[in-house]
Context: one part of a larger RNA
RNA sequence: GAGUAACGAUAAAGGGGGUGAAAAACCCCCUCGCCGGAAGACCAAGGGUUCCUGUCCAACGUUAAUCGGGGCAGGGUAAGUCGACCCCUAAGGCGAGGCUGAAAAGCGUAGUCGAUGGGAAACGGGUUAAUAUUCCCGUACUUCUUAUAAUUGCGAUGGGGGGACGGAGAAGGCUAGGUGGGCUUGGCGACGGUCGUCCAAGUUCAAGUGCGUAGGCUAAGAGUUUAGGUAAAUCCGGACUCUUGUUAGGCUGAGACACGAUGUCGAGCACCUACGGGUGUGAAGCCAUUGAUGCCAUGCUUCCAGGAAAAGCCUCUAAGCUUCAGAUUAUAAGAAAUCGUACCCCAAACCGACACAGGUGGUCGAGUAGAGAAUACUAAGGCGCUU
Numbered sequence: 001g002a003g004u005a006a007c008g009a010u011a012a013a014g015g016g017g018g019u020g021a022a023a024a025a026c027c028c029c030c031u032c033g034c035c036g037g038a039a040g041a042c043c044a045a046g047g048g049u050u051c052c053u054g055u056c057c058a059a060c061g062u063u064a065a066u067c068g069g070g071g072c073a074g075g076g077u078a079a080g081u082c083g084a085c086c087c088c089u090a091a092g093g094c095g096a097g098g099c100u101g102a103a104a105a106g107c108g109u110a111g112u113c114g115a116u117g118g119g120a121a122a123c124g125g126g127u128u129a130a131u132a133u134u135c136c137c138g139u140a141c142u143u144c145u146u147a148u149a150a151u152u153g154c155g156a157u158g159g160g161g162g163g164a165c166g167g168a169g170a171a172g173g174c175u176a177g178g179u180g181g182g183c184u185u186g187g188c189g190a191c192g193g194u195c196g197u198c199c200a201a202g203u204u205c206a207a208g209u210g211c212g213u214a215g216g217c218u219a220a221g222a223g224u225u226u227a228g229g230u231a232a233a234u235c236c237g238g239a240c241u242c243u244u245g246u247u248a249g250g251c252u253g254a255g256a257c258a259c260g261a262u263g264u265c266g267a268g269c270a271c272c273u274a275c276g277g278g279u280g281u282g283a284a285g286c287c288a289u290u291g292a293u294g295c296c297a298u299g300c301u302u303c304c305a306g307g308a309a310a311a312g313c314c315u316c317u318a319a320g321c322u323u324c325a326g327a328u329u330a331u332a333a334g335a336a337a338u339c340g341u342a343c344c345c346c347a348a349a350c351c352g353a354c355a356c357a358g359g360u361g362g363u364c365g366a367g368u369a370g371a372g373a374a375u376a377c378u379a380a381g382g383c384g385c386u387u
Base pairs, nucleotide, nucleotide: 013031014030015029016028017027018026032384033383034382035381040364041363042362043361046344047343050342051075052074053073054072055071056070060068061067080141081140082340083339084338086119087118088117092113093112094111098107099106100105122139123138124137125136126135142336143335144334145333146332147331148330149329150328151327152326153321154320158316159315160314161313166303167302168301169300172296173295174294177290178289179288180287181286182203183202184201185200186199187198188196205263208259209258210257215252216251217250218249219244220243221242222241223240224239225238226237228236229235265285268281269280270279271278272277304307350359351358366378367377368376369375
């Protein structure tokens, strides 16, 4: 220079009360404003205690601070079913032997790792200051082990099936959600109307089990035979015959309906209260309409560029076993370990040296108008961006 520029989106504040040494900024209440495909809610990655409570205000916070993602102390993360671990493989990595190389080393078979993919099973309500598909209540489901009983050809690292998959398009059936009516409870007005075709609030319920529908796919069964599936096969594939059969049967399949639920939740009401809340009780709980980008559907039609693998699963036999072992069914008892789980997550907690107008994958995403996830105004919810 200079007490100058600046104090980081022009979404916005005003009033009352409280606390306190002190209040424009903290807490409570009323009004106003902003977002609302987000500036709301939930995850992954990443961070790592930032979460909750008490206390403090030096420093940090672009000002003050009684406040804080700041200091100090205490507390907080509960799982057979969520995710990981586990089983399986992809690209790719490593790689016994092996090949190559002067060596270091390079490549690579068997194999072994490697998810961003495949593989068993849980929902509803309640509860904490802070966790919940984890605790509690209620109702379920899965896998394995052992025992008992009955029945019985069982058996794999091998064969077969299955798992098992692209783009685009169209039509249909549903549901979530929305809206209206009915029903229940409460209200009856400080300017006009207001016992009415009025106003406000509520009208909630899952997994599972049973049933097997709209729809989709398809002939099914028996017998004989067989250069195929590296051996074998009763399995798969090929050939032939017979029986039944096309509005049937079989496989699959949303939803609806019933139970779940004589339960849960529920507006309100009553009582208590440290005014934060707690306890008890508890009405109606139906119908219609609209309707998805969700489900049936990995379906159907169509196109060429022709769209993972392996295991779990089903089945077949080989060696072998066949009084055993093993398999199937039922019942009972038991087991299901370990790790993650707080909190932020389009952000003041992640990546940007900062409490930085930048960047960051997925899910939900209501109303009125609208073709619409555009846009405008709003709900729930969250904020007014720290002078």